[in-house]
RNA sequence: CCCUGAUAAGGGUAAACGGCCAGAAUUGGCACGGCGCGAAACCACCGGCCUAAAUCCUUCCGAGGGAAGGUAACGGCAGCGGAACCGCCGAA
Numbered sequence: 001c002c003c004u005g006a007u008a009a010g011g012g013u014a015a016a017c018g019g020c021c022a023g024a025a026u027u028g029g030c031a032c033g034g035c036g037c038g039a040a041a042c043c044a045c046c047g048g049c050c051u052a053a054a055u056c057c058u059u060c061c062g063a064g065g066g067a068a069g070g071u072a073a074c075g076g077c078a079g080c081g082g083a084a085c086c087g088c089c090g091a092a
Stems, first nucleotide, its partner, number of pairs: 005089001012037002019030004035079001045082003048077003056070006
């Protein structure tokens, strides 16, 4: 230095439930909490997944428009996998 990740040390991060806030929703932020995690740091580039507000289509009510169903990512998920990028410690 590389592979590797230990019943190591110092630490870091923070799932679910419930609370407040934002949002159409998925979901996110904050505090709490402590399921887990050696990249559970960062990044929507690839695959995947979630939602369905606007748009468009159909039907109905009706004539201001509204309701239901379908379609739809320009909205999200990094704690789903890969890629990119940065990085702490260290035994056999």

Overview:
Predicted 3D model of a 92-nucleotide RNA (c-di-GMP-I riboswitch aptamer) from Alphaproteobacteria bacterium MarineAlpha3_Bin4. It matches the Rfam family "c-di-GMP-I riboswitch aptamer". Rfam's curators write: GEMM was predicted in a large-scale screen for bacterial structured RNA regulatory elements. It was read from a public genome assembly, where an Rfam model found it. NCBI's taxonomy places the organism under Bacteria, Pseudomonadati, Pseudomonadota, Alphaproteobacteria.